């Protein structure tokens, strides 16, 4: 003291008030929330990756493989910022259900990934 391997552990936050209704935490008004890695300097909306959802291969369990995958300007500071300050803005799967980023389920679930232990020895 790299890379590699096999192993444990962890890994998602948020609906308060009020108003219409027979009924909405779902619709109005208004509140709140932001996974993981990169990026010269911190990011939901710059670039990538997970999850969701789809198809396809295998008898299945399940594994692999492809497809889909959301949203931001403006002006300031600095050597550097679409990441930081200030202004206004805007996105948020699927099933249910009075129409849902927030409730209830799939999920006590997988899993990007972050820590450690062992091996081994470039």
């Nucleotide at each position: 003291g790299a890379g590699u391997u096999u192993c444990u552990u962890u890994a998602g936050g948020g609906a308060a008030u009020g108003g219409u209704g027979a009924a909405a935490u779902u619709c109005c008004a208004u509140a709140u929330c932001g996974g993981u890695g990169g990026u010269u300097a911190c990011a939901g909306c710059c670039c990538a990756c997970g999850a969701c959802g789809c198809g396809g291969u295998c008898a299945a369990a399940g594994a692999c493989c492809g497809c889909c995958c959301g949203a931001a300007c403006a002006g300031g500071u600095g050597a550097a910022a679409u990441u930081c300050c200030u202004g206004u803005g805007c996105c948020g799967a699927c099933g249910g259900u009075a129409u849902a980023g927030u409730c209830c389920g799939g999920a006590u679930g997988a899993a990007a990934a972050a820590a450690g232990a062992a091996a081994g020895g470039a």
This is a predicted structure of a 122-nucleotide RNA (FMN riboswitch aptamer (RFN element)). Model confidence (mean pLDDT): 81 of 100. It matches the Rfam family "FMN riboswitch aptamer (RFN element)". Rfam's curators write: The RFN element is a highly conserved domain that is found frequently in the 5'-untranslated regions of prokaryotic mRNAs that encode for flavin mononucleotide (FMN) biosynthesis and transport proteins. This element is a metabolite-dependent riboswitch that directly binds FMN in the absence of proteins.